Notes:
This is a predicted structure of a 350-nucleotide part of an RNA (small-subunit ribosomal RNA, central domain) from Candidatus Binatus soli. Its mean pLDDT, the model's own confidence on a scale to 100, is 88. Lineage of the source: Bacteria > Candidatus Binatota > Binatales (SeqCode) > Binataceae (SeqCode) > Binatus (SeqCode).
Context: one part of a larger RNA
RNA sequence: CUGGGCGUAAAGGGCGUGUAGGCGGUUGGUCAAGUCGGAUGUGAAAGCCUGGGGCUCAGCCCCAGAAGUGCAUCCGAAACUAGCCAGCUAGAGCGCGAUAGAGGAGGGUGGAAUUCCUGGUGUAGCGGUGAAAUGCGUAGAUAUCAGGAGGAACACCGGCGGCGAAGGCGGCCCUCUGGGUCGUUGCUGACGCUGAGACGCGAAAGCGUGGGGAGCAAACAGGAUUAGAUACCCUGGUAGUCCACGCCUUAAACGAUGGGUACUAGGUGUUCGGGGUGUUGACCCCCUGAGUGCCGCAGUUAACGCAUUAAGUACCCCGCCUGGGGACUACGGCCGCAAGGUUAAAACUC
Numbered sequence: 001c002u003g004g005g006c007g008u009a010a011a012g013g014g015c016g017u018g019u020a021g022g023c024g025g026u027u028g029g030u031c032a033a034g035u036c037g038g039a040u041g042u043g044a045a046a047g048c049c050u051g052g053g054g055c056u057c058a059g060c061c062c063c064a065g066a067a068g069u070g071c072a073u074c075c076g077a078a079a080c081u082a083g084c085c086a087g088c089u090a091g092a093g094c095g096c097g098a099u100a101g102a103g104g105a106g107g108g109u110g111g112a113a114u115u116c117c118u119g120g121u122g123u124a125g126c127g128g129u130g131a132a133a134u135g136c137g138u139a140g141a142u143a144u145c146a147g148g149a150g151g152a153a154c155a156c157c158g159g160c161g162g163c164g165a166a167g168g169c170g171g172c173c174c175u176c177u178g179g180g181u182c183g184u185u186g187c188u189g190a191c192g193c194u195g196a197g198a199c200g201c202g203a204a205a206g207c208g209u210g211g212g213g214a215g216c217a218a219a220c221a222g223g224a225u226u227a228g229a230u231a232c233c234c235u236g237g238u239a240g241u242c243c244a245c246g247c248c249u250u251a252a253a254c255g256a257u258g259g260g261u262a263c264u265a266g267g268u269g270u271u272c273g274g275g276g277u278g279u280u281g282a283c284c285c286c287c288u289g290a291g292u293g294c295c296g297c298a299g300u301u302a303a304c305g306c307a308u309u310a311a312g313u314a315c316c317c318c319g320c321c322u323g324g325g326g327a328c329u330a331c332g333g334c335c336g337c338a339a340g341g342u343u344a345a346a347a348c349u350c
Stems, first nucleotide, its partner, number of pairs: 003322004007304002012318001014201004021194003025088006033081002035077008049065006091191001092188003095184005103177007110154001115149007125136002162169002206247006215241002220236004258317006266295011299306002323350003332343004
């Protein structure tokens, strides 16, 4: 380079916005760059191929021809691709009218519970376990009542529900704000798809500065268990968990399944819309759109399974894989305060 692949065997980038690039709906015209045909020139010799010849044959050698997929120039063709011109509306976007939602940011606020503090009642235990002990308690605990403080999280509703590109998002109210869906078919007229780099977002843990600290809890201490017990169990407990700002940029970042478009039996739930028949309405039935589940045909798959939310049938673009170990490593580069991240070998070995 070619080929074959990427749900579970190696392999989909954590996710998006988007630059270059690649690819791109429909009608007419034009051009002739790509494309196709013809001609001319060139395409050294040898070799390959064909015909003939010479060594007694062959290898080998000699002669002639053909071929030489290529390049250049000229003359033509016009379906397709590209360019240019003029249109179209089925893609895309906008408008108008509706609409659901834990989508995001900021501010405010509520109740339950845990803990602590103050006071009342009250007395000898409480707590904890497989059983115990450490621990707490006559300086009055546990229990119970009243009041107060503070932090964090929001039971029920809650759903194989919803929203978001992913990470993720859940009490209630307000402000600001992103996206989606349906209906209408008024407007623009291919404005599209993908996307190397780039840029942004990105759970938890971790880091910096300053706050905060109820509960929980790495580390740590003690009590048990045990042959030991640097654990599992128990009593404590500091970082951290929370907030602001700034970093880090990883993950079983998973549907282990990149994005887009079109096509290819159905059945049954559910969420949010639109239309229709009956009724005043909830509701039922029928049609239709967007999502989200289950089952299942064809097809596909090594099997499991997937199956209009494809892993089916095709096309376009990106990423990635190429035996196991060495190695999610070394060196170097880039990034980071650090921890480390990212890119990423070889010797050797099976």